[in-house]
RNA sequence: GGUAGAGGUUGCAAACAACAAGAGUAUCUUAAAGGAGCUAGACGAAGCGAUGAAUUUAAGUGAAAGGGAAGUUUGCCGAAAUAAAGAUUAUGUCAAAAAUCUUUGUUGGGCUUAUGGAAAAUAUCCAUAUGACUGUCAUCAGAGAGAGUCUGAUGUUGUGCUAUC
Numbered sequence: 001g002g003u004a005g006a007g008g009u010u011g012c013a014a015a016c017a018a019c020a021a022g023a024g025u026a027u028c029u030u031a032a033a034g035g036a037g038c039u040a041g042a043c044g045a046a047g048c049g050a051u052g053a054a055u056u057u058a059a060g061u062g063a064a065a066g067g068g069a070a071g072u073u074u075g076c077c078g079a080a081a082u083a084a085a086g087a088u089u090a091u092g093u094c095a096a097a098a099a100u101c102u103u104u105g106u107u108g109g110g111c112u113u114a115u116g117g118a119a120a121a122u123a124u125c126c127a128u129a130u131g132a133c134u135g136u137c138a139u140c141a142g143a144g145a146g147a148g149u150c151u152g153a154u155g156u157u158g159u160g161c162u163a164u165c
Base pairs, nucleotide, nucleotide: 001165002164003163004162005161008077011076012075013074014073015072016071019068028060029059030058031057032056033055037048038047039046041094042093043092080107081106082105083104084103085102086101087100088099089098108134109133111131113129114128115127116126117125118124135157137155138154139153140152141151142150143149
């Protein structure tokens, strides 16, 4: 350097998906009040408005998206996630957000708790920290006929570890 593997029954990601929530919310209609503005963050354009705008109340009507999800299937073990920078996409301009790719950096894995952010949300996701658990390797001690075995303690962590060429 190549090849093949292991961690976990909530390992990681993707697709489909009953279902829950979003929500009796937004929108629309009617009536009343109101009285000149309204249309995604700004600007512009275009449109609506005294045949009554914004806003408020009452009655009726009544969604959707993103996110989640039992389960099934597929691909895998930096699987994947995330931060910064750059490029591309869409468009009236700028900004913001989103998606994809590249470079550099961080993270072994899931869980609990706290703080912050996203979100309608108490669901969930992300970042940081904490706590024990767990996988790998190493050291020490004990057990075991013995072993790359078992138990306990401590430390480290994936560009690692195990097997093999």

Predicted 3D model of a 165-nucleotide RNA (Lysine riboswitch aptamer) from uncultured Cetobacterium sp. The RNAcentral record of the sequence draws on MGnify. The coordinates come from a structure-prediction model, not an experiment, and the mean pLDDT is 78. It matches the Rfam family "Lysine riboswitch aptamer". About the family: Riboswitches are metabolite binding domains within certain messenger RNAs that serve as precision sensors for their corresponding targets. Allosteric rearrangement of mRNA structure is mediated by ligand binding, and this results in modulation of gene expression. This family includes riboswitches that sense lysine in a number of genes involved in lysine metabolism, including lysC.